A computed fold for a 73-nucleotide RNA from a Microcaldota archaeon, annotated as transfer RNA. Its mean pLDDT, the model's own confidence on a scale to 100, is 80. Lineage of the source: Archaea > Nanobdellati > Microcaldota. Its Rfam family is "tRNA". Rfam describes the family as follows. Transfer RNA (tRNA) molecules are approximately 80 nucleotides in length. Its family is annotated with triplet codon-amino acid adaptor activity in the Gene Ontology.
[in-house]
RNA sequence: CCCGUUGUAGCUCAAUGGCUAGAGCGGUCGCCUGUAGAGCGACAGGUUGGGUGUUCAAUUCACCCCAACGGGA
Numbered sequence: 001c002c003c004g005u006u007g008u009a010g011c012u013c014a015a016u017g018g019c020u021a022g023a024g025c026g027g028u029c030g031c032c033u034g035u036a037g038a039g040c041g042a043c044a045g046g047u048u049g050g051g052u053g054u055u056c057a058a059u060u061c062a063c064c065c066c067a068a069c070g071g072g073a
Stems, first nucleotide, its partner, number of pairs: 001072007010025004018056001027043005049065005
């Protein structure tokens, strides 16, 4: 320098261009318990890496940029 893959909650990951972006773990609170754990219930937590565009509508499609990883030279 060229090509490809990935980027979504604190972590690991879902989500056919269309319902309010969800799940598990973790966190907080409550129930339970002598205490803790386990169990049960509720709640909080997201500019979907950044920007522009296409579209009635973008996590999803196109382009530019950033970062990580892989391949080639």